[in-house]
RNA sequence: GCGGGUGUGGUUCAAUGGUAGAACAUCAGCCUUCCAAGCUGAGGACGAGGGUUCGAUUCCCUUCACCCGCU
Numbered sequence: 001g002c003g004g005g006u007g008u009g010g011u012u013c014a015a016u017g018g019u020a021g022a023a024c025a026u027c028a029g030c031c032u033u034c035c036a037a038g039c040u041g042a043g044g045a046c047g048a049g050g051g052u053u054c055g056a057u058u059c060c061c062u063u064c065a066c067c068c069g070c071u
Stems, first nucleotide, its partner, number of pairs: 001070007010024004018054001026042005047063005
């Protein structure tokens, strides 16, 4: 330099154009003599920019980070 892949809460993963979810973690409450465990609830995310579309995590372009391969 060329090609391919991945990027979503704090972490690990879903969601193939129609309200972004789950588990664990965090916080609050309940329970408990206290802690842990358990139960209930809450907050928090689509790497960035642009395009297509009534509507984009999803399709297209560019770009960034990481990984793999070729040279």
Transfer RNA from an uncultured Clostridia bacterium, 71 nucleotides, folded computationally. It matches the Rfam family "tRNA". The family's RNA type in Rfam is transfer RNA. It was read from a public genome assembly.